[in-house]
Context: one part of a larger RNA
RNA sequence: GACGAACGCUGGCGGCGUGCCUAACACAUGCAAGUCGAACGAGGAUAUAUCCUUCGGGGUGUAUCCGAGUGGCGGACGGGUGAGUAACGCGUGAGUAAUCUGCCUUCGAGUGGGGAAUAACAGUUGGAAACAGCUGCUAAUACCGCAUAACGUGCGGGGAGGACAUCCUCUUUGUACCAAAGAUUUAUUGCUUGAAGAUGAGCUCGCGUCUGAUUAGCUAGUUGGCGGGGUAACGGCCCACCAAGGCGACGAUCAGUAGCCGGACUGAGAGGUCAAUCGGCCACAUUGGGACUGAGAUACGGCCCAGACUCCUACGGGAGGCAGCAGUGGGGAAUAUUGGGCAAUGGGCGAAAGCCUGACCCAGCAACGCCGCGUGAAGGAAGAAGGCUUUCGGGUUGUAAACUUCUUUUAUGAGGGAAGAAUAAUGACGGUACCUCAUGAAUAAGCCACGGCUAACUACGUGCCAGCAGCCGCGGUAAUACGUAGGUGGCGAGCGUUGUCC
Numbered sequence: 001g002a003c004g005a006a007c008g009c010u011g012g013c014g015g016c017g018u019g020c021c022u023a024a025c026a027c028a029u030g031c032a033a034g035u036c037g038a039a040c041g042a043g044g045a046u047a048u049a050u051c052c053u054u055c056g057g058g059g060u061g062u063a064u065c066c067g068a069g070u071g072g073c074g075g076a077c078g079g080g081u082g083a084g085u086a087a088c089g090c091g092u093g094a095g096u097a098a099u100c101u102g103c104c105u106u107c108g109a110g111u112g113g114g115g116a117a118u119a120a121c122a123g124u125u126g127g128a129a130a131c132a133g134c135u136g137c138u139a140a141u142a143c144c145g146c147a148u149a150a151c152g153u154g155c156g157g158g159g160a161g162g163a164c165a166u167c168c169u170c171u172u173u174g175u176a177c178c179a180a181a182g183a184u185u186u187a188u189u190g191c192u193u194g195a196a197g198a199u200g201a202g203c204u205c206g207c208g209u210c211u212g213a214u215u216a217g218c219u220a221g222u223u224g225g226c227g228g229g230g231u232a233a234c235g236g237c238c239c240a241c242c243a244a245g246g247c248g249a250c251g252a253u254c255a256g257u258a259g260c261c262g263g264a265c266u267g268a269g270a271g272g273u274c275a276a277u278c279g280g281c282c283a284c285a286u287u288g289g290g291a292c293u294g295a296g297a298u299a300c301g302g303c304c305c306a307g308a309c310u311c312c313u314a315c316g317g318g319a320g321g322c323a324g325c326a327g328u329g330g331g332g333a334a335u336a337u338u339g340g341g342c343a344a345u346g347g348g349c350g351a352a353a354g355c356c357u358g359a360c361c362c363a364g365c366a367a368c369g370c371c372g373c374g375u376g377a378a379g380g381a382a383g384a385a386g387g388c389u390u391u392c393g394g395g396u397u398g399u400a401a402a403c404u405u406c407u408u409u410u411a412u413g414a415g416g417g418a419a420g421a422a423u424a425a426u427g428a429c430g431g432u433a434c435c436u437c438a439u440g441a442a443u444a445a446g447c448c449a450c451g452g453c454u455a456a457c458u459a460c461g462u463g464c465c466a467g468c469a470g471c472c473g474c475g476g477u478a479a480u481a482c483g484u485a486g487g488u489g490g491c492g493a494g495c496g497u498u499g500u501c502c
């Protein structure tokens, strides 16, 4: 000097930030991911028109709305945490002739004709529940054939270019194979296929990346080959066979510690230390394992199995996962509200209106940090009183106070009142910031030190006691070092102490 700090004493205001560093301990409650009726069928409610009516109502049409279901897109983003990881994890620089990429953009081609189901629903059965079974009905942009089809894919032939080569790129040709879905307000939007782009990702490599040798040898899918399987893709990634290799004092293996970086702190620098907030990457989501779906999965608020734990139960069986935002218990020296709003920015769905959004924007709490302001200003000597001290003359507190004049930041009260909104409309913050007026010095100072280092001294008490102390050291009867008082020094809404780093 610094801090995500804590503790003690003290505490007026504002702005901007920051706030579980410990138990990746366990969690009550609420919320945190939905949306689309312009994909679909059935149902309900309301209004209205019309028809029937036994005057209760019923049928049909239109419009608006509702919550389930099928279907689509999104739940792989956003948000949290740092347990694991010493690793191509991260950083940096390359490669991919070894790769994928929903939505989006550009360009080209197509969108023909059929079929069989199923949820919802109705009936019924079982169950305490969670839920499950059976029978029957129905639709689609759900599902399945057929047709068409190349600049696509597979195989084969010819040509050109590149490459040491396997081979790669372009072009031409033959053959085989593969597609679709419609909607409505009728001029939009979807669907299928191909090429290119953009974005995002996968994989590979060079270099760098903590400590220990009181860890010296490690390794059998191990190292390589051949052939296959698998993958979007290369590869012992996996498998069969063959060879016996591969790594290691330039530190393998083992053990300990640790998320990495941009950066932060410190320092003249070199360096050292740290990895909170913000940003990039990685890993994880009660513990361990597994796949499914999908353009994409560590799938936090998806599924299955096992373990531990908690809860419900009619004992047969079920339900759950805050390292999301609040909040609770526990741990701890220690860390906040079960708040408001989608107004802005951004995200998902939707043609749109809009809906959702604890992301986010705000407010609340905390001197936790930084910055700013205030607690009054000018005059005022009889140097008042009081305190302390004294050589009893005085000295000092001290222009300090009183007193006079003035001001009103702040405070309190009253009135006005935004920008942020891109407007046709829409402001949580907020009657906030800010402005004006009124009142009245009114509402506002402490903490530590005073032997030397180190700025600042006397008196009394105590008597190696009580105590102080960062180091040297003070205290045993005149203590500037202990305790108190007066005075003084330093900093000031803070001041000291402790801890950690340079």
Base pairs, nucleotide, nucleotide: 001501002500003499005498006497007496008495009494012373013372014371015370016369017368018366019365020331025329026328027327029326030325031324034073035072036071039070040069043066044065045064046063047062048061049060050059051058052057080284081283082282089209090208091207092206093205094204095203096202099201100200104197105196106195107194108193109192110191111190112146114144115143121136122135123134124133125132126131152177153176154175155174156173157172158171159170160169161168162167182189183188184187210256211255212254217247218246219245222244223243224242225241227239228238229237259281260280261279262278263274264273265272266271286307287306288305289304290303309320310319311318312317337363339362340361341360345359346357347356348355349354376406377405378404379403386397387396388395389394411439412438413437414436415435416434420429446491447490448489449488450487451472452471453470457486458485459484460483461482467474468473